[in-house]
RNA sequence: GUUCGCCGCCAGACGGCCGCGUCCGGCGCAAGCCGGCCGAGGAAAGUCCGGGCUCCACAGGGCACAGUGGCUGGUAACUCCAGCCGUCUCCAGUGGCAAGGGGAUAGGGACAGUACAACAGAAAGCGAACCGCCUGCGCCGGGCAACCGGCGUCGGUAAGGGUGAAAAGGUGGGGUAAGAGCCCACCGCUCCGGCCGUGAGGCAGGAGGCAUUGCAAACCCCACUGGGAGCAAGCCCAGACCGCGACGAGGUGCUGCCCGCACCGUCCGAGCCGCGAGUAGGGUGCAUGAGUGCCAGUGUCAACGCUGGCUCCGAGAGAAAUGGCCGUCCUCGACAGGACCCGGCUUAUCGGCGGCCUUUGCAC
Numbered sequence: 001g002u003u004c005g006c007c008g009c010c011a012g013a014c015g016g017c018c019g020c021g022u023c024c025g026g027c028g029c030a031a032g033c034c035g036g037c038c039g040a041g042g043a044a045a046g047u048c049c050g051g052g053c054u055c056c057a058c059a060g061g062g063c064a065c066a067g068u069g070g071c072u073g074g075u076a077a078c079u080c081c082a083g084c085c086g087u088c089u090c091c092a093g094u095g096g097c098a099a100g101g102g103g104a105u106a107g108g109g110a111c112a113g114u115a116c117a118a119c120a121g122a123a124a125g126c127g128a129a130c131c132g133c134c135u136g137c138g139c140c141g142g143g144c145a146a147c148c149g150g151c152g153u154c155g156g157u158a159a160g161g162g163u164g165a166a167a168a169g170g171u172g173g174g175g176u177a178a179g180a181g182c183c184c185a186c187c188g189c190u191c192c193g194g195c196c197g198u199g200a201g202g203c204a205g206g207a208g209g210c211a212u213u214g215c216a217a218a219c220c221c222c223a224c225u226g227g228g229a230g231c232a233a234g235c236c237c238a239g240a241c242c243g244c245g246a247c248g249a250g251g252u253g254c255u256g257c258c259c260g261c262a263c264c265g266u267c268c269g270a271g272c273c274g275c276g277a278g279u280a281g282g283g284u285g286c287a288u289g290a291g292u293g294c295c296a297g298u299g300u301c302a303a304c305g306c307u308g309g310c311u312c313c314g315a316g317a318g319a320a321a322u323g324g325c326c327g328u329c330c331u332c333g334a335c336a337g338g339a340c341c342c343g344g345c346u347u348a349u350c351g352g353c354g355g356c357c358u359u360u361g362c363a364c
Stems, first nucleotide, its partner, number of pairs: 001360001005356006012329007020039002023036005041335001045346002048344005053230004060259004065226005070084005085107001086105006108221002113219002116214002130161002132157003136153007169187006188210001189208004194203003234284004242276004247271001250264004291312001293310007330333001
């Protein structure tokens, strides 16, 4: 140089003119004017997870329902991140091997139960024989005979063939009338304990002819987790806060239900419902954070922390602000714009720079 993948950073730049927005300062009675700092993203998208925060009741117990599912760490937490294990797969073939690298994984349980497996096939969960193969018997043909061939039938068989996603473990050998774990070797499976590993697991061995198909991204079982509602949550100020009627002994308090608890009420009647009347403006929540950047040390394979020092405050709109024109440059500009705030995941995407890594060519 080629090639496979992963990670990090940037996201047009500079200058001029005019125009927007919060905040700060000045001037002005006011309207407003002048000046200054700053002013969208890596995904702001999706609203798919997890939280911070707020309220309800102390968020209590149980059920239902929902979610997660290899192991060990990380994290405020997670269905996220890191590393590792198992299975499958690619690099990887013309004979073999596979260290390494990449990818997928909904990866607990099929011996708790239920369901399903169409069609094809003899047969789809414990039983069976369509074509076959073999012994015996009967008949026919050929042959001197031994024997060969055909048809039928009783029995044996599941190795060969066929069907299928899947058919009584696989390969090889022995054995048999023909066959079959019938026997043997290796593989596989079950049980047993040994060594290594925090663990999922790995390695080597012993015993046993030995497998209760598959499927749980089917219902289900097991383990763990989960109160509800949400910034239009809430809080404060201003304003208004009025009538009529029916039901009524029990109601109300986030919910799908129950229990417990608290409060109100039982005719001076709680509460719920129906029909009308009135007020509804402003402030706050609203950005100082599980914060940013840099340096040093330190624990870890890593993710990610811990200690110390320095530094920055980088949008807070409120019907929703950042736009237009001109000139220059080159990497020629894609996908695309907040609305309480964070940690992730997913999706979209032009181009540039850097790091790690797989394969391979050349040179030294």

Bacterial RNase P class A from a Planctomycetota bacterium, 364 nucleotides, folded computationally. Its mean pLDDT, the model's own confidence on a scale to 100, is 78. It was read from a public genome assembly, where an Rfam model found it. Rfam family: Bacterial RNase P class A. It is annotated as a ribozyme. From the family's description: Ribonuclease P (RNase P) is a ubiquitous endoribonuclease, found in archaea, bacteria and eukarya as well as chloroplasts and mitochondria.